[in-house]
RNA sequence: AGAGUUUGAUCCUGGCUCUGGACGAACGUUGGCGGCGUGUCUAAGGCAUGCAAGUCGAGCGUAGUUUCGGUAGCAAUACCGAAAUUCAGCGGCAAACGGGAGAGUAACACAUUGGUAACCUACCUUCGAGACGGGGAUAGCUCACCGAAAGGUGGAUUAAUACCCGAUAGUCAUGGGGGGACUUGAAGUCAUUCCCAUGUAAAGAUUUAUCACUCGAAGAGGGGCCUAUGUCUGAUUAGCUAGUUGGUAGGGUAAUGGCUUACCAAGGCUAUGAUCAGUACCGGGCGUGAGAGCGUGACCCGGCUCACUGGGACUGAGAAACUGCCCAGACUCCUACGGGAGGCUGCAGUCAAGAAUAUUCCGCAAUGGACGAAAGUCUGACGGAGCGACGCCGCGUGCAGGAAGAAGCCCUUCGGGGUGUAAACUGCUUUUCUUAGGGAAGAAUUAGUGACGGUACCUAAGGAAUAAGAGGUUGCUAACUCUGUGCCAGCAGCAGCGGUAAUACAGAGACCUCAAACGUUGUCCGGAUUCAUUGGGCGUAAAGCGCCCGCAGGUGGUUUAGCAAGUUGUUGGUCAAAUCUUGGGGCUUAACUUCAAGGCUGCCAGCAAAACUGCUAGACUAGAGGCUGGAAGAGGCACACGGAACUGUCGGUGUAGUAGUAAAAUGCGUUGAUAUCGACAGGAACACCAAAGGCGAAGGCAGUGUGCUAGUACAGUUCUGACACUCAUGGACGAAAGCGUGGGUAGCGAAUGGGAUUAGAUACCCCAGUAGUCCACGCCUUAAACUAUGUGCAUUAGGUAUUGGAAGUAUCGACCCUUUCAGUGCCGUUCAAAAAAGCUAACGCGUUAAAUGCACCGCCUGGGGAGUACGAACGCAAGUUUAAAACUCAAAGGAAUAGACGGGGACCCGCACAAGCGGUGGAUCAUGCGGUUUAAUUCGAUGGUACGCGGCGAACCUUACCUGGACUUGACAUAUAGCUGCAUUCCAAUGGAAACAUAGGAAGCCUUCGAGGGUGCUAUACAGGUGCUGCAUGGUUGCCGUCAGCUCGUGCCGUGAGGUGUACCCUUAAGUGGGGUAACGAGCGCAACCCUCGUUCUGAGUUAAAUGUACUCAGAAGACUGCUCGCGCAAGCGAGAGGAAGGGGAGGACGACGUCAAAUCAGCAUGGCUCUUACGUCCAGGGCUACACGCAUGAUACAAUGGCCAGUACAAAGGGUUGCCAAAUCGCGAGAUGGAGCCAAUCCCAUAAAGCUGGUCUCAGUUCAGAUUGUAGGCUGCAAUUCGCCUACAUGAAGUUGGAAUCGCUAGUAACCGUGCAUCAGCCACGGCACGGUGAAUACGUUCUCGGGUCUUGUACUCACCGCCCGUCAUACCACGAAAGUUGGCAAUGCCCGAAAGCUCUCGCAAGAGGGACUAAGGCAGGGUCAGUAAUCAGGGUAAAGUCGUAACAAGGUAA
Repeated sequence: AGAGUUUGAUCCUGGCUCUGGACGAACGUUGGCGGCGUGUCUAAGGCAUGCAAGUCGAGCGUAGUUUCGGUAGCAAUACCGAAAUUCAGCGGCAAACGGGAGAGUAACACAUUGGUAACCUACCUUCGAGACGGGGAUAGCUCACCGAAAGGUGGAUUAAUACCCGAUAGUCAUGGGGGGACUUGAAGUCAUUCCCAUGUAAAGAUUUAUCACUCGAAGAGGGGCCUAUGUCUGAUUAGCUAGUUGGUAGGGUAAUGGCUUACCAAGGCUAUGAUCAGUACCGGGCGUGAGAGCGUGACCCGGCUCACUGGGACUGAGAAACUGCCCAGACUCCUACGGGAGGCUGCAGUCAAGAAUAUUCCGCAAUGGACGAAAGUCUGACGGAGCGACGCCGCGUGCAGGAAGAAGCCCUUCGGGGUGUAAACUGCUUUUCUUAGGGAAGAAUUAGUGACGGUACCUAAGGAAUAAGAGGUUGCUAACUCUGUGCCAGCAGCAGCGGUAAUACAGAGACCUCAAACGUUGUCCGGAUUCAUUGGGCGUAAAGCGCCCGCAGGUGGUUUAGCAAGUUGUUGGUCAAAUCUUGGGGCUUAACUUCAAGGCUGCCAGCAAAACUGCUAGACUAGAGGCUGGAAGAGGCACACGGAACUGUCGGUGUAGUAGUAAAAUGCGUUGAUAUCGACAGGAACACCAAAGGCGAAGGCAGUGUGCUAGUACAGUUCUGACACUCAUGGACGAAAGCGUGGGUAGCGAAUGGGAUUAGAUACCCCAGUAGUCCACGCCUUAAACUAUGUGCAUUAGGUAUUGGAAGUAUCGACCCUUUCAGUGCCGUUCAAAAAAGCUAACGCGUUAAAUGCACCGCCUGGGGAGUACGAACGCAAGUUUAAAACUCAAAGGAAUAGACGGGGACCCGCACAAGCGGUGGAUCAUGCGGUUUAAUUCGAUGGUACGCGGCGAACCUUACCUGGACUUGACAUAUAGCUGCAUUCCAAUGGAAACAUAGGAAGCCUUCGAGGGUGCUAUACAGGUGCUGCAUGGUUGCCGUCAGCUCGUGCCGUGAGGUGUACCCUUAAGUGGGGUAACGAGCGCAACCCUCGUUCUGAGUUAAAUGUACUCAGAAGACUGCUCGCGCAAGCGAGAGGAAGGGGAGGACGACGUCAAAUCAGCAUGGCUCUUACGUCCAGGGCUACACGCAUGAUACAAUGGCCAGUACAAAGGGUUGCCAAAUCGCGAGAUGGAGCCAAUCCCAUAAAGCUGGUCUCAGUUCAGAUUGUAGGCUGCAAUUCGCCUACAUGAAGUUGGAAUCGCUAGUAACCGUGCAUCAGCCACGGCACGGUGAAUACGUUCUCGGGUCUUGUACUCACCGCCCGUCAUACCACGAAAGUUGGCAAUGCCCGAAAGCUCUCGCAAGAGGGACUAAGGCAGGGUCAGUAAUCAGGGUAAAGUCGUAACAAGGUAA
């Protein structure tokens, strides 16, 4: 100090989250020791038990007990005296401290600073003066009585440092009087006084020295009261107040005071936040932070408040009293039911509550406190120990050596690597631990006195011995592999992991961090400059009020003098201690503790300064305003007038339509429309001028004239003299729509009706049409009220238009022209002019700033919920203004970039359309697919880019499928070990469907002679899988697309993503080339190089009887816009010549970066997973050929441009030895016999067909078409039934040119015709691939359809339009709101009742009794306010693959 997260990527805005520190913590796992701290944060809930405040016999009188002495007595015992001790009592002091808690309290409660001239103070200290004389009671004890008890009543008796009376005294108190000084408004104070009157004192004790006592004065310490300043949130709390504010008088207090009472006056507080409501003890400090701040108030210290709840007084120096009293209430306990007792928020402890917080311990040894003369007693204050890793700090769990490195475990490419010097093992040490011995300081004090404690500490011995875990390992964030799991189980602080190769889940190993702890949760600060004083913003991200006026407030021109409030300096006081910082000291160190210094940023007082701000007084004119002069203008209000258009009415002419739309229809019209002419009526709006124009604060304002009225600019430099700027609250104005009342209503036109469109159409389009639009008056008060830009002032080139003025030239004068001044508006892009700086996230702004500054106001703080709910104000209503929360998300957003897309634009291309030719879609058949069926109908391919595709050949085989039968190191490979004279070939037998099994015969291997090679069997490793994953892969392939694109280096531009280059113009088939250019070059593509064809030449060549020719092979030439003309800068284009070929001559091979997780694990290869007497292997049979049906691709046809018959002509390219097969013969034919020739320019397949010539048929289901079926045959093959092809005869189906729709083709092409080949025994081939024969038509053109390219534009898309996304409804869950009601709390008001106490009155000698006002609690009543709850209702949020539509984003298909 930052980091992660919005995006395809970028910059910004902005929230969320993390890394840090802290805690009175809690929870989880783990846990060796010690020191120092710390420990009910919740129920101020209830409490059993014990203790926590007593002490004094040197204040007093009794009584009891013990001891001693004396007397009496034999003794027990009795009496007297003394000593010790004890219970209770009288008396004194203490009990108001110490200890606890934080309920209440927003306040003089607290803090700081002052005051008290308005006060008090026991004990203590100092000083002064005293203590004389008397008196009567009373508790106790005792007796009697009442009561269960607690307790009480009465009689008798007694003492005092208890009480009372008198005396004396004063610097005391009260009252009165006089003078001096000071001060004041007054009260008053001081000095020394002075005088008078009245009043009040005392106590003794013990033994020789003190302690007590009384009065007065002072001190110290403690307290009361008052002042200034500071001290949380809410305005959805705006008014509060009746003892209230002040005065006078009385009362009261230690004392001031409405503190209280009576009377008088009517005040007092409040926007600088009163009152009300909520929350809260305050401070020193503590946590955090660089600081400013923010949060907090445990422990320790100071203050306050409380003591079961509420009220009250008594005693006392002090209390409205924690362990005192009285009363009321709630609760608990005792009871004989009549009455009584109690108060742990003291220390322990207990129950409850809770996530959670300790021992019913030891001691008064120390420190401190109360009492006491003292000894001493008391002290749960305190000192200690115990429990808890709750925190901080320290120590340890060993140290050294020890392998190229054991075992185990993990990983592995199987070679090895890691754990790892780690262990074992050897040596050493002993902090800690155990045992034993010694053993403190803390004691103040000469002696004695230690709870802690036989503790700390020291010594010795023993023995590595007693002692390591937790969290993490995708990024942030240090640390990685394997296995399991398979969007499951789970993880997660955020982003996010998991759907079969998970470094993110779980386990293991390894590693990282911290360590007696480590993590998690909660809270606070930080990071967060994310409330911004330091230190933010507001054009588009959240944010400028719609606009102006303006009180308070804030701010304010030049100058002089004074003051000194702010300000600055200096001096003094205070700011408790602790805490903090620095430096020392003490515990072995540290934590801890102690000493010193500093600091504690504050407040008060004095002195000084006078620049700035302020204040007072005076002056000035540059700000502001007034005056004079002319000026411009849709500024406002009122009245009057005008023409065009429109509609209506009347009249004329006139006839069948008109109107409307993409097209229609509704509508209007023969009762005469529309059209046209004339007249009249009405309402609204004002063409041209007109503009980037003018005016106004904004909204807004437009025919013409008049009246009234407001503002503005300029000129003059005449007046005032800072009069100014801004403006919370407040006030005025404020488009449209809307509301009220009354008018008006031509056109337009929400609603509504009708017609269309549509799946629907409550819309868009059409025909009508009400409110409204208009006027008057009154409301409403909101707009994308926008320049999304608050107002004012100042500074920082201009250009242009316009207004007004001045000067100049010229003129008789004016206009024009030129220059200039002041102002207003506009500009910045195409066009005259936008340039710079600066600012900005960018876009952009740029003298009309979004630049640079000042002043003031308003507003913002993630998205949604929501401008909503509730409350309040306003309003007739509609509604407006003000304005949340729960809950939910990790984003929402701005600008710009690259793509993609658009029912956006421009340009260009393609058999893309168009123009043509021929098809498909209808029929039958073939083939493929879907579906269905089946034991199986094996598998894959599925829009284009699957479907005559893999398959260039399924009867068996193929074959992967099914049924059945068999085999298990296997049908196939390699290796090792053992065994085997053994390979191998042939023959025949039995069983069987075969595979196979069993048994027999014959022949019989090489060799270096080693059972060596090879073979078979057995065993082990392993083989094998067309099993899964093409979404783990290689390779190959398809499509975009033979489209012209895709990139790089350097440079330049941009914060950046990126751009430029590659845009533009011309050109091309082409990012082809040229021009131009912040780009210059380059690469992959294009083209060319390669092959075939076309022409010629050269060479060679077989066949052929042979020449030429032709043919074949090899090589070469030829074409390059080279030439001419035109156009053009050029590139190039157009035309022409020559030429076999002309502008790429024709065709092929060749396919950029990439896209589709495209296809293929079944062609092959291959990771992982999976099967292993089976998912492997062999065999027989079946299936892949099924068949209601749908689709795709083809074949054949429907006929006369034809069918049939006869005759006759012309190819190319292929194939052939397990082959092609001639002649000849047989057969109607398929074919058979036959065997010549040929390993091929030699022989064969092999007749090409359409064509041509002639004949026939004559428009029909035919002499068309040939499906289907029957019979008889042929061929291949082990085999033709499932399931082959062919032949002959017979049979003779559908079909008469094919709906919507759709395909191919631009020339030797389409169309038509035949030929060959691969696969192959044969063939389901009508398929595929090649070959030649005949041989067209058409292209105006680019509007439209499809696809593509370039540029541009918009975008809320980027999985990229097959995108995104909105709302209702349905389901589930969540929180909030309303709600008939209902329940409770709080504060207050009125009335009733009214305890104790004090006050007061009456009676009484007194004790006491009674009355009164006041009053706690209680009761009644109606309101206020805040919560809880509720049938039901409403909207909101979230979820998932629901339903309905398609609103928005592109011109989103009606711009939003």
Predicted 3D model of a 1456-nucleotide RNA (small-subunit ribosomal RNA) from an uncultured bacterium. The RNAcentral record of the sequence draws on ENA and SILVA. It matches the Rfam family "Bacterial small subunit ribosomal RNA".